[in-house]
This is a predicted structure of a 73-nucleotide RNA (transfer RNA) from a Minisyncoccota bacterium. Its Rfam family is "tRNA". Rfam's curators write: Transfer RNA (tRNA) molecules are approximately 80 nucleotides in length. The prediction has a mean pLDDT of 82.
RNA sequence: GGGCGGUUAGCUCAGUUGGUAGAGCAUCUCAUUGACGUUGAGAGGGUCGGGGGUUCAAAUCCCUCACCGCCCA
Numbered sequence: 001g002g003g004c005g006g007u008u009a010g011c012u013c014a015g016u017u018g019g020u021a022g023a024g025c026a027u028c029u030c031a032u033u034g035a036c037g038u039u040g041a042g043a044g045g046g047u048c049g050g051g052g053g054u055u056c057a058a059a060u061c062c063c064u065c066a067c068c069g070c071c072c073a
Stems, first nucleotide, its partner, number of pairs: 001072007010025004019056001027043005049065005
């Protein structure tokens, strides 16, 4: 330098044909317990890596940049 994959909640990851952003774990509250833990119920937490474009509407399509991994040279 070229090619491919990845970047979404604190962490690990889903997200279909473009149509309200989700799960598990963690955190907090309540119930339960003598207490802790377990279990149950609930809550908070998001620029969807940055920027631009297409569209009535973009995590999703297009362009560009950054970072991570793999391969080729």